Context: one part of a larger RNA
Molecule: small-subunit ribosomal RNA, 5' domain
Organism: uncultured prokaryote
């Protein structure tokens, strides 16, 4: 000298950019973070309209626009947060073969007939409350049989098995019980292939310290037979063998998430793993397992711990390492902030709704990186401050005075882009019996912004609002006066200070950096 998720001390104008519990994987008040879909479905609690009746204030009545509760169906396994834990069931790199992937893409075939329940609603009834029972009633793209099924499965090759739903727009013949059938276009179903994506498993190499850790290993290592998984395998069981790993470091014991990367260095190398990005793991501790394509599941379920909490004492709730905020710890680290306007996810035909993800503010010189704090002229070299050999020197064109500018802040205006969608009208193709109706591209209209008083710009005004900190013996760039007198201090090292101290404290002056300068920690 570089760096830094820094602290501390002094100091402090602007803006851009990025940063921000490193400690107690500690406890957590409140709020808000994963909802949606009425175009499955029975329906109608509250809101708006509408018709009826009306006793003049009400009641009716799912008609309609929605829509609480419920049923179903997607999704809650993404997305966001921590690194407790793990030296390999991890990770990076490179192979591999016994797999399964919900939605999505390609392709072929199907979508016929039927049944029986629930939950809401209603009506008992238990309980403080969480909740909970019976009793009747109903529906479905909720559940379950039959039929079909080349293909798919199982098979001893004879055979056996295994699906399915419907709903929304529209419509000319024909039928019609006037409800609709039937025809369509579109979204969904079902069963097989096949693809992309995703995800499980194998092996190989590589991956921190100690040997004051030197033997570890009993499903332990292999075989068969069963079992089990989506799927190899001691994965899990019975037998049977007696193996398996280790000084190329098994086993123990401490430490750590791992990687791209990052700091440094010429470079070998050394540290190191915040932000961003991939992989892991883990969600109050510990254990299970359900559902499901996909968890053994952060804001699910059960059981148990430990702690909070409500309770009528009989029983109950609860999990911030989501975003804020809160105590506590600690040198130390931020707002209970705005919006879905982009992006991008869930759901939905859409409109749209959610969305603490994002996207943006707010705080903090934490970092970087820009601006600025005036510009020129100005010797009576003013006054003052300091030295002084008293002559002067110095501070020093520095100030004052004259003359200009006005970024940046202050104010008055104006004003982009970050928006594409969407939604109307039109006309074209495309689908169909159709000029309906949907889908595509398209032209006109319209029409969406948190940021935000944006960026950025016109103009007013006035030097007017803007500099400090460390140092000045040598290393090491800047010296002189006073004061003190081994005291008071100082100090990174070598040293300083006992009466002339450039080394302590102040002052004047310089040197160095500069909205930041030092210190204090760390790496290298």
């Nucleotide at each position: 000298a570089a760096u830094u998720g820094a602290a501390c001390g002094c100091u402090g104008g602007c803006g851009g950019c990025a940063g921000g519990c490193c400690u107690a994987a500690c406890a957590c008040a409140u709020g808000c973070a994963a909802g949606u879909c009425g175009a499955g479905c029975g329906g109608u609690a509250a809101c708006a309209g509408g018709u009826c009746c009306u006793u003049c204030u009400u009641g009716a009545u799912g008609c309609u626009g929605a829509c609480g509760a419920g049923u179903g169906g997607c999704g809650g396994a993404c997305g966001g947060g921590u690194g407790a834990g793990u030296a390999a069931u991890g990770c990076a790199u490179g192979g591999g073969a016994a797999u399964c992937u919900g939605c999505c893409c390609g392709a072929u075939a199907g979508a016929g007939g039927g049944g029986g329940a629930u939950a809401g609603c209603c009506c008992g009834g238990g309980g403080a409350a969480a909740c909970c029972c019976g009793g009747a009633u109903u529906a479905a793209u909720a559940c379950c049989g039959c039929a079909u099924a080349u293909a798919c499965c199982c098979u001893a090759c004879g055979g056996g098995g295994a699906a399915a739903a419907g709903c929304a727009g529209g419509g000319g013949a024909u039928c019609u019980u006037c409800g609709g059938a039937c025809c369509u276009u579109g979204c969904g179903c079902u069963a097989u292939c096949g693809g992309a994506u995703g995800a499980g498993c194998c092996c190989a190499u590589g991956u921190c310290g100690g040997a004051u850790u030197a033997g570890c290993u009993a499903g332990u290592u292999g075989g068969u037979g069963g079992g089990g998984u989506a799927a190899a395998g001691g994965c899990c069981u019975a037998c049977c063998a007696a193996g398996g790993c280790g000084a190329c470091g098994a086993u123990c014991c401490g430490u750590a998430g791992c990687u791209g990367g990052u700091c440094u260095g010429a470079g070998a190398g050394g540290a190191u793993g915040a932000u961003c990005a991939g992989c892991c793991a883990c969600a109050c501790u510990g254990g299970g397992a359900c559902u499901g394509a996909g968890a053994c599941a952060c804001g699910g379920c059960c059981c148990a711990g430990a702690c909070u909490c409500c309770u009528a004492c009989g029983g109950g709730a609860g999990g911030c390492a989501g975003c804020a905020g809160u105590g506590g710890g600690g040198a130390a680290u931020a707002u209970u902030g705005g919006a879905c306007a982009a992006u991008g996810g869930g759901c939905g035909c859409a409109a749209g709704c959610c969305u603490g993800a994002u996207c943006c503010a707010g705080c903090c010189a934490u970092g970087c990186c820009g601006c600025g704090u005036g510009u020129g002229u100005g010797a009576a070299g003013a006054a003052g401050g300091c030295c002084u050999u008293a002559g002067g020197g110095u501070u020093g064109u520095a100030a004052a005075g004259c003359a200009c500018u006005u970024u940046c802040a202050g104010u008055u205006g104006g004003g982009a882009g970050g928006a594409a969608a969407g939604g109307u009208u039109g006309a074209u193709g495309g689908u169909u019996a159709a000029u309906a109706g949907c889908c595509a591209a398209u032209a006109g209209c319209u029409g969406u912004g948190a940021c935000g008083u944006u960026a950025c710009u016109c103009g007013c005004a006035g030097a007017a609002g803007a500099a400090g900190c460390a140092c000045c013996g040598g290393c090491u760039a800047a010296c002189u006066c006073c004061g003190u007198g081994c005291c008071a201090g100082c100090a990174g090292c070598c040293g300083c200070g006992g009466u002339a101290a450039u080394a302590c404290g102040g002052a004047g002056g310089g040197u160095g950096c500069a909205a930041g300068c030092g210190u204090u920690a760390a790496u290298c």